[in-house]
C1' cells in the first nucleotide's frame, strides 16, 4: 500500500511559536491576520485494543454485561460540516 472487521448525531482547550491559508476530493456553506491550519508543552474527553476490579455462572475459564483509567492508539470548530462517490477518518486484526 492494499484487505478483512468495527465505529463515526455524544464528549473536551490553555499557553508557546509560526505567519496564510484551512475544513481530503468536487460543488456548496463555513474558519481565518481579533493570528486560522500546523508544531510543541500541559491539560481534557472517550473508551478501540491491552489491564484491573464487579456482577452472572454449581466451580473454574473463555464469549457476552457493567466500573476503573496508570498503559498502546485516538481526539478536543460547525452531524464525518451539508450533498455526493467504487469516498474519508480511527481502532483492531491478518498479510
Nucleotide at each position: 500500500u492494499g484487505c478483512u472487521u468495527a465505529u463515526c448525531a455524544a464528549g473536551a482547550a490553555a499557553g508557546a511559536c509560526c505567519g496564510a491559508g484551512g475544513g481530503a476530493c468536487a460543488g456548496g456553506c463555513c474558519c481565518a491576520u481579533u493570528g486560522a491550519c500546523g508544531u510543541c508543552u500541559u491539560g481534557a474527553c472517550a473508551a478501540c485494543c491491552a489491564u484491573u476490579c464487579c456482577a452472572c455462572c454449581a466451580c473454574a475459564a473463555a464469549c457476552g454485561g457493567g466500573a476503573a483509567a496508570a498503559g498502546g492508539u485516538g481526539c478536543c470548530a460547525a452531524c464525518u460540516c451539508c450533498u455526493g462517490a467504487a469516498a474519508g477518518a480511527u481502532g483492531a486484526g491478518a498479510a

SAM riboswitch aptamer (S box leader) from a Sphingobacteriales bacterium, 95 nucleotides, folded computationally. The prediction has a mean pLDDT of 83.